[in-house]
Model confidence (mean pLDDT): 82 of 100. This is a predicted structure of a 544-nucleotide part of an RNA (small-subunit ribosomal RNA, 5' domain) from a metagenome. It matches the Rfam family "Bacterial small subunit ribosomal RNA". Rfam links the family to the GO terms structural constituent of ribosome and ribosome. The RNAcentral record of the full RNA draws on SILVA.
Context: one part of a larger RNA
RNA sequence: GAACGAGCGUUGGCGGCGUGGAUUAGGCAUGCAAGUCGAACGAGAAAGCGCCCUUCGGGGCGUGAGUAAAGUGGCGAACGGGUGAGUAACGCGUGGGGAACCUGCCCUUGAGUGGGGGAUAACGUUUCUAACGAGACGCUAAUACCGCAUGAUACCGAUCCUGGGCAUCCAGGGUCGGUCAAAGGUGGCCUCUGUUUCAAGCUGUCGCUUGAGGAUGGCCCCGCGUCCGAUCAGCUAGAUGGUAGGGUAACGGCCUACCAUGGCGACGAUCGGUAGCCGGCCUGAGAGGGUGUCCGGCCACACUGGGACUGAGAUACGGCCCAGACUCCUACGGGAGGCAGCACUCGAGAGGCUUCCGCAAUGGGGGAAACCCUGACGGAGCGACGCCGCGUGGGUGAGGAAGGUCUUCGGAUCGUAAAACCCUGUCAGGAGGGACGAAAACCGGAUUGGCUAAUACCCUUUCCGCUUGACGGUACCUCCAGAGGAAGCUCCGGCUAACUCCGUGCCAGCAGCCGCGGUAACACGGAGGGAGCAAACGUUGUUC
Repeated sequence: GAACGAGCGUUGGCGGCGUGGAUUAGGCAUGCAAGUCGAACGAGAAAGCGCCCUUCGGGGCGUGAGUAAAGUGGCGAACGGGUGAGUAACGCGUGGGGAACCUGCCCUUGAGUGGGGGAUAACGUUUCUAACGAGACGCUAAUACCGCAUGAUACCGAUCCUGGGCAUCCAGGGUCGGUCAAAGGUGGCCUCUGUUUCAAGCUGUCGCUUGAGGAUGGCCCCGCGUCCGAUCAGCUAGAUGGUAGGGUAACGGCCUACCAUGGCGACGAUCGGUAGCCGGCCUGAGAGGGUGUCCGGCCACACUGGGACUGAGAUACGGCCCAGACUCCUACGGGAGGCAGCACUCGAGAGGCUUCCGCAAUGGGGGAAACCCUGACGGAGCGACGCCGCGUGGGUGAGGAAGGUCUUCGGAUCGUAAAACCCUGUCAGGAGGGACGAAAACCGGAUUGGCUAAUACCCUUUCCGCUUGACGGUACCUCCAGAGGAAGCUCCGGCUAACUCCGUGCCAGCAGCCGCGGUAACACGGAGGGAGCAAACGUUGUUC
């Protein structure tokens, strides 16, 4: 000099864009942060309103409404969001390999979707319980569950041929045997079948089952790189390898049995300390050094430790089980909980914000869609925490006013500074107008192609119309008034730009280094003047 997620002191007008719990991965009141689908399924209220009856207590019917709440089932909840505790490791970075692997939803493409069965929640009756909840009996549905049929280029076994490769092997083709599947919902129509309307029929669409290929996401392996300590020198028994088996999506001591005795290490094993890694960021001419906050990628964690279940995917932050610590409820028998999600609160601390608005946009989940959910996100609020921009006025104005300070008492200086006169109107203030961000989806009309018996329906192309804004009456524009509301901080001995007077008298004090102060101190304190920066200026801490 530059920099910072900064702190402190003095001061403080406006705006834009960023950024804001670095310490206790300490504890958490309260609210919200993951739901959705009635076009999978059965069942299904109430208030209110209207009508009728009434013994005036009430009762019935319709509507509310196939709505609410709950249940079965599907998909999602493994994403998104937080934190950096642990980890010196194939964790991360980079470059390769998988002839050793998986992949829901999505895309392309082939085939199929036949015919049956038995249950169970909800519900009803009932028992226990303070609560959480649990049980018994009875009924019912499905795209829930289970057999059967059919079935391949899927899987398993046998066998033949061709081609390829880095060992194990891989790809393609042929034959034989064995094994395994499914579910329906909804719209339209009368061409086919059966018909009186219409459907068990046809057809569109969304699904379902089974293959092949892709895309996306993941899993595994390897080379190289990745802090300090040798006052850590030896470490190792599933340890190193083999055989067989188990296990996994898959290779493998991953696990087990048996066999062998190996494996690592001064090219630093092992042990200890510290630490999430990277793209980046800071500094620097660069080389390098430091760092990993915000944003992006990866990893790890979710009160502490352990465990599996479900699932395409978790060993699962707002799931489950066990143990522990802590907090809360209790009728003392027993139960409930997990903010390192967004706000908020207490504590510790030098120190870091609102218990805000909205799903309008972008994105995500569910749904055919309307739509619902979304503390992701979009915004607003607070903090000079940072960067940037703007303003605090401009011109004229000498009897160089008054006043202050200094003085050699002549004067010098503050100083065109002020006053005064003439202007301007940024920002703030008041009034009026007033956005971009919105393109759609849906629906209605027209239209192209497809499906079809069809000018229904449905899918699809294009056009027109309709609708949607939290921010926000904000940005921006116009008008109004009036210099009015808006400047401080540090320094002045040298380094280092800037000097005099008074006070003090090695005292009080200053100080980054050198050093000042003991009676004329440009170095302490005050004043006048000056220098520098400026909504900031100094200082402290840290890095280069």